[in-house]
Context: one part of a larger RNA
RNA sequence: UGACGGGGGCCCGCACAAGCGGUGGAGCAUGUGGUUUAAUUCGAUGCAACGCGAAGAACCUUACCGGGGUUCAAUUGCAGACGCAAGCCGUGGAGACACGGCCCUCUUCGGACGUCUGUAACGGUGCUGCAUGGCUGUCGUCAGCUCGUGUCGUGAGAUGUUGGGUUAAGUCCCGCAACGAGCGCAACCCUUGUCCUUAGUUGCCAGCGAGUAAUGUCGGGAACUCUAAGGAGACUGCCCCGGAUAACGGGGAGGAAGGUGGGGAUGACGUCAAGUCCUCAUGGCCUUUAUGCCCCGGGCUACACACGUGCUACAAUGGUUGGUACAAUGAGUCGCAAGACCGCGAGGUGGAGCUAAUCUCUAAAACCAGCCCCAGUUCGGAUUGGAGUUUGCAACUCGACUCCAUGAAGCUGGAAUCGCUAGUAAUCGCAGAUCAGAACGCUGCGGUGAAUACGUUCCCGGGCCUUGUACA
Repeated sequence: UGACGGGGGCCCGCACAAGCGGUGGAGCAUGUGGUUUAAUUCGAUGCAACGCGAAGAACCUUACCGGGGUUCAAUUGCAGACGCAAGCCGUGGAGACACGGCCCUCUUCGGACGUCUGUAACGGUGCUGCAUGGCUGUCGUCAGCUCGUGUCGUGAGAUGUUGGGUUAAGUCCCGCAACGAGCGCAACCCUUGUCCUUAGUUGCCAGCGAGUAAUGUCGGGAACUCUAAGGAGACUGCCCCGGAUAACGGGGAGGAAGGUGGGGAUGACGUCAAGUCCUCAUGGCCUUUAUGCCCCGGGCUACACACGUGCUACAAUGGUUGGUACAAUGAGUCGCAAGACCGCGAGGUGGAGCUAAUCUCUAAAACCAGCCCCAGUUCGGAUUGGAGUUUGCAACUCGACUCCAUGAAGCUGGAAUCGCUAGUAAUCGCAGAUCAGAACGCUGCGGUGAAUACGUUCCCGGGCCUUGUACA
């Protein structure tokens, strides 16, 4: 000087407390461990691995198991030979491929292209993330981390950065052997909340006219909504009180918004030899009739079990039947697909319109009415049987969905443990990426919309000062 302390002081955080809803019990989905297996490819392992890499394993993917050939699937040469090569057809084979037949390449004459033989390079999701780059997680969006000059100290170092206040903040003020500066904080950026100007189609319809069973449907309009460009607006600016006359704090006015308005992007010096050699790049090592390459089939989907993350429930604030409403984000020509018709349904036929503010995908909780009457039920839907639809060469291993039948566990969950402070939690659906098909996952979007916070004694993590130390 740090680190540590079941030392002290001050302060913060959904850290506790106050509340709301979960997990832990059930069934299923998904990941992991373990076990099994020819193989169940590999990586990730406290927080910070475990719906993670994987934004999507039937084949492919695919790295694993099994089978096959050896200059090769692809690439670059060198030497030699060939031009009956390439390609097509047949036979064998699970296939890769092997064998046989047909088939007279182009040319500017330099060659190009192709095949075979030899040779050298190739190739490697093989090892090492403890050789590395790059990228990422984490402490933590925590308020810290440093430097120059000066001064102090023999020196390691200190000072500045400590102190008194204050702040979300090393934020600012005052003081001070310090004076300044840098990386961080904040601001500048995006978005959202109010208004103005400009613009008015594919969006809008107040007033005027026309038309309809009905609809901005038509003429028209430029007000409103909206769209998207440019501005205005919030700065403790104004008033009162407190404070050290400061920084700032408390209250008030005006205002759409008030003290960082809400949200996002943005992650200092560093820590964990943290993660990744299987994105990519790369040193070294290893491999070369194989650890490279090709192929069919299998496996990654196994199943006495254990754990994590989710979904659905256990019902009446509900289930079910019928009726009536209201979104936003997005996506669409290898596509989205309306109206119509067929089917109980998944879906099919057909195809208007749309390269999209024009057309399409496109709501559910909610509300109104009927039934159910507290039961393992008209709760719950696992499992199983049968019949189908759809994608795709192909759904047996191993897809999703529909209909009929079946109707399991489950009556609110032990110890323990998680999230959340407002348009949040909870609850309801919708869209998208990946994608032929295959979400209860993920990323976004809107609808409905709470309770509680006395406070900082305690648990956890962190910051500053101080103290002790047999630690570095």